[in-house]
This is a predicted structure of a 73-nucleotide RNA (transfer RNA) from Brevundimonas albigilva. The sequence was found in a public genome assembly. It matches the Rfam family "tRNA". About the family: Transfer RNA (tRNA) molecules are approximately 80 nucleotides in length. Lineage of the source: Bacteria > Pseudomonadati > Alphaproteobacteria > Caulobacterales > Brevundimonas.
RNA sequence: GCCGCUUUAGCUCAGCCGGUAGAGCACCUCAUUCGUAAUGAGGGGGUCGCGUGUUCGAGUCACGCAAGCGGCA
Numbered sequence: 001g002c003c004g005c006u007u008u009a010g011c012u013c014a015g016c017c018g019g020u021a022g023a024g025c026a027c028c029u030c031a032u033u034c035g036u037a038a039u040g041a042g043g044g045g046g047u048c049g050c051g052u053g054u055u056c057g058a059g060u061c062a063c064g065c066a067a068g069c070g071g072c073a
Stems, first nucleotide, its partner, number of pairs: 001072007010025004019056001027043005049065005
């Protein structure tokens, strides 16, 4: 220098052919217990890496940039 993949909640990830975002764990509250843990119930939390474009509408498509990983030179 070139090619490919990844980038979504604190962490690990899902999200089909574009229709206004989810799970598990973690966290908070309550119940249960003498108390802790476990268990049960409920709750908060994300401008979907950044920007531009296409579209009535983009996490999902296109282009550019950035970071990480891998390959080639």